[in-house]
RNA sequence: AGGACGCGGCCGCCGAAUCCGCCCAGUCGCGGAACCGGGGACCCACUUCAUCCGGGGUGAAUCGGCGCCCUCUCGUAGGGGCGAUCCGUAGGGCACUUCCACGCCCGAACCCGUCAGCUAACCCGGUAGGCGGCAUGGAAGCAAGG
Numbered sequence: 001a002g003g004a005c006g007c008g009g010c011c012g013c014c015g016a017a018u019c020c021g022c023c024c025a026g027u028c029g030c031g032g033a034a035c036c037g038g039g040g041a042c043c044c045a046c047u048u049c050a051u052c053c054g055g056g057g058u059g060a061a062u063c064g065g066c067g068c069c070c071u072c073u074c075g076u077a078g079g080g081g082c083g084a085u086c087c088g089u090a091g092g093g094c095a096c097u098u099c100c101a102c103g104c105c106c107g108a109a110c111c112c113g114u115c116a117g118c119u120a121a122c123c124c125g126g127u128a129g130g131c132g133g134c135a136u137g138g139a140a141g142c143a144a145g146g
Base pairs, nucleotide, nucleotide: 010133011132012131013130014129018033019032020031021030022029034127035126036125037124038123039122044117054115055112056111057110058109063088064087065086066083067082068081069080070079071078091106092105093104094103096141097140098139099138100137101136
């Protein structure tokens, strides 16, 4: 000098997940605002039978292909599971906003419990968690500062 790790402050990203007040004053708790989600009429929409498969919600996170395994079967059909970053994809995110160009990343997870279309009044919930540290360029707009 540089790098890694830890703590604090500040700035920012994904997300609804922020702010304020009271109690406490070590903790627990309560309320309000704001934002977000679910249930819930008329009207509208849906409406057949059988096998297999229940159905629904939050979320961008769906769908397809390939391979392997399991189940069923007359069966190569059907159903389920898995994957080396398996390969793509609807869709989503990236420092004011929008558009264009370029580049990078995500494309999960969980919940309800046989039950829910939309839905005014009304009713019921959530406010977590996880990351980053100069942040690409052009145009228009807005805002702030001088």
A computed fold for a 146-nucleotide RNA from Nonomuraea turkmeniaca, annotated as c-di-AMP riboswitch aptamer (ydaO/yuaA leader). Its mean pLDDT, the model's own confidence on a scale to 100, is 76. Rfam family: c-di-AMP riboswitch aptamer (ydaO/yuaA leader). From the family's description: This family represents a conserved RNA structure found upstream of the ydaO and yuaA genes in Bacillus subtilis and related genes in other bacteria. The source organism's lineage runs through Bacteria, Actinomycetes, Streptosporangiales, Streptosporangiaceae and Nonomuraea.